Description: The prediction has a mean pLDDT of 83. Small-subunit ribosomal RNA, 3' major domain from an uncultured bacterium, 477 nucleotides, folded computationally.
Context: one part of a larger RNA
RNA sequence: UGACGGGGACCCGCACAAGCGGUGGAGCAUGUGGUUUAAUUCGAAGCAACGCGAAGAACCUUACCAAGUCUUGACAUCCCAUUGAAUGGCAGGUAAAGCUGCCAGUCCUUCGGGACAAUGGAGACAGGUGGUGCAUGGCUGUCGUCAGCUCGUGUCGUGAGAUGUUGGGUUAAGUCCCGCAACGAGCGCAACCCCUGUCCUUAGUUGCCAGCAGGUGAAGCUGGGCACUCUAGGGAGACCGCUUCGGUUAACGGAGAGGAAGGUGGGGACGACGCCAAGUCAUCAUGGCCCUUACGCCUGGGGCUACACACGUACUACAAUGGUGCAUACAAAGGGUUGCGAAACCGCGAGGUCAGGCUAAUCCCAAAAAAUGCAUCUCAGUUCGGAUUGGAGUCUGCAACUCGACUCCAUGAAGUCGGAAUCGCUAGUAAUUCCAGAUCAGCAUGCUGGGGUGAAUGCGUUCCCGGGCCUUGUACA
Numbered sequence: 001u002g003a004c005g006g007g008g009a010c011c012c013g014c015a016c017a018a019g020c021g022g023u024g025g026a027g028c029a030u031g032u033g034g035u036u037u038a039a040u041u042c043g044a045a046g047c048a049a050c051g052c053g054a055a056g057a058a059c060c061u062u063a064c065c066a067a068g069u070c071u072u073g074a075c076a077u078c079c080c081a082u083u084g085a086a087u088g089g090c091a092g093g094u095a096a097a098g099c100u101g102c103c104a105g106u107c108c109u110u111c112g113g114g115a116c117a118a119u120g121g122a123g124a125c126a127g128g129u130g131g132u133g134c135a136u137g138g139c140u141g142u143c144g145u146c147a148g149c150u151c152g153u154g155u156c157g158u159g160a161g162a163u164g165u166u167g168g169g170u171u172a173a174g175u176c177c178c179g180c181a182a183c184g185a186g187c188g189c190a191a192c193c194c195c196u197g198u199c200c201u202u203a204g205u206u207g208c209c210a211g212c213a214g215g216u217g218a219a220g221c222u223g224g225g226c227a228c229u230c231u232a233g234g235g236a237g238a239c240c241g242c243u244u245c246g247g248u249u250a251a252c253g254g255a256g257a258g259g260a261a262g263g264u265g266g267g268g269a270c271g272a273c274g275c276c277a278a279g280u281c282a283u284c285a286u287g288g289c290c291c292u293u294a295c296g297c298c299u300g301g302g303g304c305u306a307c308a309c310a311c312g313u314a315c316u317a318c319a320a321u322g323g324u325g326c327a328u329a330c331a332a333a334g335g336g337u338u339g340c341g342a343a344a345c346c347g348c349g350a351g352g353u354c355a356g357g358c359u360a361a362u363c364c365c366a367a368a369a370a371a372u373g374c375a376u377c378u379c380a381g382u383u384c385g386g387a388u389u390g391g392a393g394u395c396u397g398c399a400a401c402u403c404g405a406c407u408c409c410a411u412g413a414a415g416u417c418g419g420a421a422u423c424g425c426u427a428g429u430a431a432u433u434c435c436a437g438a439u440c441a442g443c444a445u446g447c448u449g450g451g452g453u454g455a456a457u458g459c460g461u462u463c464c465c466g467g468g469c470c471u472u473g474u475a476c477a
Stems, first nucleotide, its partner, number of pairs: 001477002003474003007471002010468004015461002019425005026316002029313005034307002042053002064302002067299002070296001073125001077124002079121006087104006106115003127291002130289001132287001136285002138280003141276001143274001148187006154163003167178003193268004198236007207226003212223003239262001242256005318418001322377006334365003339358002344353003384415001389410007431453007
């Protein structure tokens, strides 16, 4: 000087407290451990691994296993020889495929050749998801959006170092003010950026419809209009600016007015010096090492989907604030031409047939759901709950046996609110409710985004956890 203390002082955070809803019990989904297996590929491991890499394992993917092939190779550059391609057809062998054989089959030209491609050969080499993340780059997690981390000159100290950065206030903040052997500066904080909340202005189609006219069973449907909504460009607006009180006349704080908004308005992006030899050699790149008729490459099949069990994260429930039936209302944000697919018809349904429109503010996906009204059920393992199983189907796709999703009929398990323990959340939040997207042929209870309905509580900082600053002790570095 740091680090540490079941030392002290001060301060903060859904850290506790006050509340609301969960997890832990059940079934199932998914990940992991373990076990099993020919293989169940690999990585991730307290917080910060475990719906994680994987925004989607039937084949492919795929790295794993058993089997069958290849050896300059699936891929790159160079050399020699032969040929003319590409591509298509036929045949052979095989469990199947890679593969093997045969036939047809180019372009430019100064006719020397060239371009491109295939086959064969020789080797230089290719290739490796083989090892090392404790050799590395890059990227990332974490403390933590915590308020810190440093430097120059000066001064002090023999020196390591100190000072500045401490102190008194204040702030979300090393934010600012005052003081001070310090004076300044940098990386962080804040602001500048994006979305959202109010208004003005410009523009008016594919959007909108107040007034006018036409029109309908209904409808901006039509003429017309650009007021309003909206769209998307440009501006205004909030700054403790104003009033008052407190404060050291300061920084700042309390209250109030006006205002759409008030004290960082709400949300996002943005992550200092560093710590954990944290994670990643399997995104990629890369040093050393290792394999080179194999640890490389190809193929069909299997596996990654196993199952006495244990754990994590979700979903669905245990019901009446509910289930069921009928009727009926209101979104936002997205996606669409190898696509979205209306209407009509067929089917109980998943879906099918035919097919208008749409490269989309025009058409489509598209029904929003909870909510509301009426009816019914009447507290039961039930008209709750839907697992499991049998049968029949639909769709995607060469192909749903291992191993897809969905539909219909039947079946109708556990479960009556969950021990110790433990998690999230302070407002348009929690809770609840649907919608869309990426990946994607198909496959979503996961993830990412969007709106609808919409609470309770916060006395406070004694305690638990984490953090900041000062101080103190130390046999630690």

The full RNA is in RNAcentral, with records from ENA and SILVA.